[in-house]
RNA sequence: GGUCAGUUAGUUCAGCGGUAGAAUGUCCCCUUGACAUGGGGAAGGUCGCAGGUUCGAUCCCUGCACUGACCA
Numbered sequence: 001g002g003u004c005a006g007u008u009a010g011u012u013c014a015g016c017g018g019u020a021g022a023a024u025g026u027c028c029c030c031u032u033g034a035c036a037u038g039g040g041g042a043a044g045g046u047c048g049c050a051g052g053u054u055c056g057a058u059c060c061c062u063g064c065a066c067u068g069a070c071c072a
Stems, first nucleotide, its partner, number of pairs: 001071007010024004018055001026042005048064005
């Protein structure tokens, strides 16, 4: 330098046009003599950035950035 994949909650990941989700972590309540476990609830997101298409974009297209793999 080229090709491909990826970038979404603090972390690990799903979702692939129509109001953003799970697990885990954090906080609160219940349960216990206390802890652990268990049950219930809450907070937490510019869906990497910028354009384009569309009535509507996390999702499709283009460019850029970053991460990884492969080729040279």
About this RNA: The RNA shown here (transfer RNA) has 72 nucleotides and comes from a Rhodospirillaceae bacterium. Its Rfam family is "tRNA". Rfam links the family to the GO term triplet codon-amino acid adaptor activity. By type it is a transfer RNA. Model confidence (mean pLDDT): 85 of 100. The sequence was found in a public genome assembly. The source organism's lineage runs through Bacteria, Pseudomonadati, Pseudomonadota, Alphaproteobacteria and Rhodospirillaceae.